[in-house]
Molecule: small-subunit ribosomal RNA
Organism: uncultured prokaryote
RNA sequence: AUGAACGCUAGCGGCAGGCUUAACACAUGCAAGUCGAACGGUAACAGGAAGAGCUUGCUUUUCGCUGACGAGUGGCGCACGGGUGCGUAACGCGUAUGCAACCUACCUAUAACAGGAAGAUAGCCCCGAGAAAUCGGGAUUAAUACUCCAUAGUAUCAUAAUGCAGCAUUGUCUAAUGAUUAAAGCUUCGGCGGUUAUAGAUGGGCAUGCGUUCCAUUAGCUAGAUGGUGAGGUAACGGCUCACCAUGGCAACGAUGGAUAGGGGUUCUGAGAGGAUUAUCCCCCACACUGGUACUGAGACACGGACCAGACUCCUACGGGAGGCAGCAGUGAGGAAUAUUGGUCAAUGGACGCAAGUCUGAACCAGCCAUGCCGCGUGCAGGAUGACGGUGCUACGCAUUGUAAACUGCUUUUAUAUGGGAAGAAACCGUUCUACGUGUAGAACCUUGACGGUACCAUAUGAAUAAGGAUCGGCUAACUCCGUGCCAGCAGCCGCGGUAAUACGGAGGGUCCAAGCGUUAUCCGGAUUCAUUGGGUUUAAAGGGUCCGCAGGCGGAAAAAUAAGUCAGUGGUGAAAGCCUACAGCUCAACUGUAGAACUGCCAUUGAUACUGUUUUUCUUGAAUAUGAUUGAAGUUGGCGGAAUGUGUCAUGUAGCGGUGAAAUGCAUAGAUAUGACACAGAACACCGAUAGCGAAGGCAGCUAACUAAGUCAUUAUUGACGCUCAUGAACGAAAGCGUGGGGAGCGAACAGGAUUAGAUACCCUGGUAGUCCACGCCGUAAACGAUGAUCACUAGCAUUGGCGAUACACAGUCAGUGGCACAGCGAAAGUGUUAAGUGAUCCACCUGGGGAGUACGAUCGCAAGGUUGAAACUCAAAGGAAUUGACGGGGGCCCGCACAGGCGGUGGAGCAUGUGGUUUAAUUCGAUGAUACGCGAGGAACCUUACCAGGGCUUAAAUGUAUAUUGACGUAUUUGGAAACAAGUAUUUCUUCGGACAAUUUACAAGGUGCUGCAUGGCUGUCGUCAGCUCGUGCCGUGAGGUGUCAGGUUAAGUCCUAUAACGAGCGCAACCCUUAUCUUUAGUUGCCAGCGAGUAUGUCGGGGACUCUAGAGAAACUGCCUGCGUAAGCAGAGAGGAACGUGGGCACGAUGUCAAGUCAUCACGGCCCUUACGCCCUGGGCCACACACGUGCUACAAUGGUAGGUACAGAGGGCAGCUACUUGGCGACAAGGUGCGAAUCUCAAAAACCUAUCUCAGUUCGGAUUGGAGUCUGCAACUCGACUCUAUGAAGCUGGAAUCGCUAGUAAUCGCGUAUCAGCCAUGACGCGGUGAAUACGUUCCCGGGCCUUGUACACACAGCCCGUCAAACAAUGGAAGUUGGGAGUGCCUGAAGUCGGUAACCGAAAGGAGCUGCCUAGGGUGAAACUAGUAACUGGGGCUA
Repeated sequence: AUGAACGCUAGCGGCAGGCUUAACACAUGCAAGUCGAACGGUAACAGGAAGAGCUUGCUUUUCGCUGACGAGUGGCGCACGGGUGCGUAACGCGUAUGCAACCUACCUAUAACAGGAAGAUAGCCCCGAGAAAUCGGGAUUAAUACUCCAUAGUAUCAUAAUGCAGCAUUGUCUAAUGAUUAAAGCUUCGGCGGUUAUAGAUGGGCAUGCGUUCCAUUAGCUAGAUGGUGAGGUAACGGCUCACCAUGGCAACGAUGGAUAGGGGUUCUGAGAGGAUUAUCCCCCACACUGGUACUGAGACACGGACCAGACUCCUACGGGAGGCAGCAGUGAGGAAUAUUGGUCAAUGGACGCAAGUCUGAACCAGCCAUGCCGCGUGCAGGAUGACGGUGCUACGCAUUGUAAACUGCUUUUAUAUGGGAAGAAACCGUUCUACGUGUAGAACCUUGACGGUACCAUAUGAAUAAGGAUCGGCUAACUCCGUGCCAGCAGCCGCGGUAAUACGGAGGGUCCAAGCGUUAUCCGGAUUCAUUGGGUUUAAAGGGUCCGCAGGCGGAAAAAUAAGUCAGUGGUGAAAGCCUACAGCUCAACUGUAGAACUGCCAUUGAUACUGUUUUUCUUGAAUAUGAUUGAAGUUGGCGGAAUGUGUCAUGUAGCGGUGAAAUGCAUAGAUAUGACACAGAACACCGAUAGCGAAGGCAGCUAACUAAGUCAUUAUUGACGCUCAUGAACGAAAGCGUGGGGAGCGAACAGGAUUAGAUACCCUGGUAGUCCACGCCGUAAACGAUGAUCACUAGCAUUGGCGAUACACAGUCAGUGGCACAGCGAAAGUGUUAAGUGAUCCACCUGGGGAGUACGAUCGCAAGGUUGAAACUCAAAGGAAUUGACGGGGGCCCGCACAGGCGGUGGAGCAUGUGGUUUAAUUCGAUGAUACGCGAGGAACCUUACCAGGGCUUAAAUGUAUAUUGACGUAUUUGGAAACAAGUAUUUCUUCGGACAAUUUACAAGGUGCUGCAUGGCUGUCGUCAGCUCGUGCCGUGAGGUGUCAGGUUAAGUCCUAUAACGAGCGCAACCCUUAUCUUUAGUUGCCAGCGAGUAUGUCGGGGACUCUAGAGAAACUGCCUGCGUAAGCAGAGAGGAACGUGGGCACGAUGUCAAGUCAUCACGGCCCUUACGCCCUGGGCCACACACGUGCUACAAUGGUAGGUACAGAGGGCAGCUACUUGGCGACAAGGUGCGAAUCUCAAAAACCUAUCUCAGUUCGGAUUGGAGUCUGCAACUCGACUCUAUGAAGCUGGAAUCGCUAGUAAUCGCGUAUCAGCCAUGACGCGGUGAAUACGUUCCCGGGCCUUGUACACACAGCCCGUCAAACAAUGGAAGUUGGGAGUGCCUGAAGUCGGUAACCGAAAGGAGCUGCCUAGGGUGAAACUAGUAACUGGGGCUA
């Protein structure tokens, strides 16, 4: 934007529009008639005349007498107007010309003419056939019907002359002669008609130039075909037709064939160029049920005419007949879809007529439809406690709906009612008059309206009668709540929805349009995404494998001519409408009118001549040739050569050889491998040899000869643009492959065997056929690559090879080549950069999202393999390029870590403890699950804890707070029921300053939840990891993501530091600062210490002392500071010095940016959801402690480096009053009874390994201690499930542990005991600390694991647990092949052949003209045959797509 449709909604008017589908079939009515002034007449009507009947104004008869007029003859019209778009790719249409090759009724002008005669026929009347349509026969009749004779020219034809003209045939003017052809009357006397000729106008016919869709997977077509001569035919030219002659004509500038389609003005869109379009209106064409044919006529091969054939429908008496809405209405059907069986000829126009007039579904109007465009309205002003209600929230309130409503005032378009009321009408006719003079013009009057009592105007009433649709994630204007929970659904693209959805559904609110609003469909735009304007081809799609070359395209310098292209002026045309501008008319607008401009085009003509073209002349610089020199793995053919390999023979020689990661197959005692000699065979040519050379490309390598081609340089001698490119075409064209014949050493597809492997139709090994080689012939493809077509010109440089010139070894010149780097420029970037991917020119080839697919079909080439050309359906929203940051790699480099290695000790085997899984259970509460869960939450489950289960109870409750009221209790003791909770009862009962305190009860308000979601969260925590990293500001680089800094060279434990540096600085991390430990100094000495002095049997016990140890405050000390060496430095090295300690001294705390949706809603907090006589609360008992089993973490062991018995020592850090307890007594012992000290440097818990002595003597033991019996102790309301400990008895497994795996680098591992928290007690062998004794080893960084930095590749980015390929199975849709089968259109052969034109014709009719009949050619149609094309369908079958 639309001729639209659909959904929801709807007040009015104006102007437009309205079967896009079935050119499907049609009931009914209407759409073309008219003229009595052409004619014979009189069926109907009216009048008149005459007659008859009588009811005296009616009926009836006759008369064409008059108005008129059915049917008929005749004239004109019916070829216009109206409809549709089937066909048609065409002179059909558009545009511009021509006709010297033509016609034209009615109309206009001019000139002339109209004399005479004859015969029929329809009708009417009569008869007949038939159901009907209709037809036949007889008699009679008219004309402006028909016929004959006359007259005639400027008509036609023939002969032929002059002038003029032109376009070839010729045209035209004027004469001459001969031949042929006309007519109609009517009349109201005004006139209207008739014939001939010329001219005009109008309308048509024919011809021509240019333009006019797609397919080349349509490449050849043509026999009246192309032309000529003659004839026929036509209004007219012409193969239009025919006879003869010739063999032409069209085609890559697309013939022929196929598909589609009426063409144009226009319309929509677009900046334009274009693209799409052809509804309404106008012009042209074609058609009228389908096909054919002619007649009539001025005009038709005729929409509402004829004939024939066909299909269909209807009538029928079955014998025959009738019909054609793509006219207006209307019906059915089809369809998403398109209107009334209306009014009028009032206006405009048409036919006929003298006219009145008649006819007119043309036209003008009305009706239906929001189908479109335009206009109007649904009120306006005031009105805040910002009402009620709704909705939302940060909720005792606020925000919003919202001045919106109510309410007050105002207005009345519109609707309603009443009244008035147009323009469109000018005429014709008639009457009168005027001009004027005999028929025209003008004026006045009269008459005519379908629409329609419509438009419009006035009055009245009263806000009264009138708003919806879509949308609100981004694009795109507009946001919240509830519901739902990957469901239901939305969606134009991206996408939304898995419990907090601005995206689904509803609501409130908002936004945009508005009598409409959305959706769907289609076209243009955006799309520079087919690129003329205005694109590309190294890597994104795209340069042909290369060269030659016809057509084609393009083409050097100078001069002249011409004027085709080009440019300018002028003339004609470019219909109207439309678009644009101005003005005007409807109240405005839409709409309409008038005028202008435009119509970018075509034709003609005049001029210009720079450029292009054409012609002519000339030139040398492009190109070629000549002469000379030179270069090379350039090509073809022949000859020759050595090394190596293999084979054969002989010889030497003996047991292996060969092969691999390791092996085996294989070869070998029948003598291999190895070595030597000789012989033979085929293939390839080491070194030279290269980012060297040659060739168009493919490609080319020993030496040499012959033949052939090419390049380069020099001379500038010759020709004089001879050039460049190149569709089709031709030639060449690696390897593999094919055919024929040779050849065959080595290598080696296929194949065989051996290995490897889960398998191994592979990689590895041993063999081995085709092939590789030669000759001839095919094939014609490659990542045929520089992924870069050929040619020409121009545009900074540096380096280098060869030749030439000049030479002195420099330097510099020129030509041709070959590599690297690089400026400008270009490029998306990577990159390229005189060998362009830069700047220009010419020509060719190719591209237009991915897949399907280089596939299918067709064609063509090939012996085949296959090549070339080359789609579509369907499917996806991407595929792709370059670069960036990460991550990853069984990539690389550097480095680190108890990571490996080197060591020590364990785990994995046993018994037990403990945790987990699993199983079981009424419940075995819950969580944690690779590293980073599993002696974890829990630093302590008998009840409690406790969250779980069973049972019994409670329902505002357990606690707390506030307020009200009441009581004097609460509590204690006790009784009953009960398992207890609880229920019921008894006894006793407070202080007071009298205010109250305290407690209980009652009421009210605030509950509670270890229920869910750690994937809604906070906080806290684990891990990578105490790894060295993670970032920022400014600057710079890059289109950008981003980079730089942070990289490089060193160095470090360290992004630690140094040097260099487009970076300079900074932050979080590292380090340091804190605590502890190691040394010293100083201060202070009690509960600690005791060297010296004194007392004492003995104990620092006492007097005393501060020296020491120690305690705990303050300081010092270590910083690579010093030395030597190396190094620019940072720093490193040194059994250096010094020092208690050295290169971070040891240890602890301290954990960057982030990762794992890691863990925790059961510590706590918290959003949302859920429960509320229960998922809340109380109680008793049970459970968390179960036990075929599996795993983790530990303890104790298996013994002599040990066990047992006796004896003797030495810690640190902690704890202690409901506590630790000395000591004494009892007990074998756990412990008990007394009892002392200590709220603790004072008292106490309180050491063990070790050491000394004795014994055991290698065994299931004097090892080991599980398990079990018995007897006890302690805690506690209570040790049955389910505590610890003691004594006695019992004395299990176990003799050092498979695969595998863990910890540790020094006061460490190992080993020994001690303490604490929790706690009535304890299942603690756990956790956290403390000290005692006290090792071994590290060559080193190849490997395993983890990590850091740099670099590289990437199709990964949820980031390798990634991505992703193919088969198979299943579903779906599309498609190829296919035995067949069913149609369609077109052509062709043969047979038949209607109507009809044309031709022929003695018999019949007619005097004749002529006709009937018969017949020939042609043809629509029909029948039949064989092929081709095309479409549908199909058993079966092929591949491809898509889905989880």